[in-house]
RNA sequence: GGCCCCAUAGUCUAGUCAGGCCUAGGACGCCUCCCUUUCAAGGAGGAGAUCACGGGUUCGAAUCCCGUUGGGGCUA
Numbered sequence: 001g002g003c004c005c006c007a008u009a010g011u012c013u014a015g016u017c018a019g020g021c022c023u024a025g026g027a028c029g030c031c032u033c034c035c036u037u038u039c040a041a042g043g044a045g046g047a048g049a050u051c052a053c054g055g056g057u058u059c060g061a062a063u064c065c066c067g068u069u070g071g072g073g074c075u076a
Stems, first nucleotide, its partner, number of pairs: 001075007010028004020059001030046005052068005
């Protein structure tokens, strides 16, 4: 240099193939309350991501296309 893969809350991850089904679901963590003499465990509730960034296509994009950034792999 060429090719391929990945990027979604503090962390991990589902959803991307085949665009719409709740303007993104779950686990851990965080906050409040209950339970307990207290803590842990358990129970109930809550906050938190416009999906790496910028464009494009479309009535509509986390999802399709192009570019960029970062990470990884193969190859010369």
Predicted 3D model of a 76-nucleotide RNA (transfer RNA) from an Actinomycetota bacterium.
It matches the Rfam family "tRNA". It is annotated as a transfer RNA.
Its mean pLDDT, the model's own confidence on a scale to 100, is 81.
NCBI's taxonomy places the organism under Bacteria, Bacillati, Actinomycetota.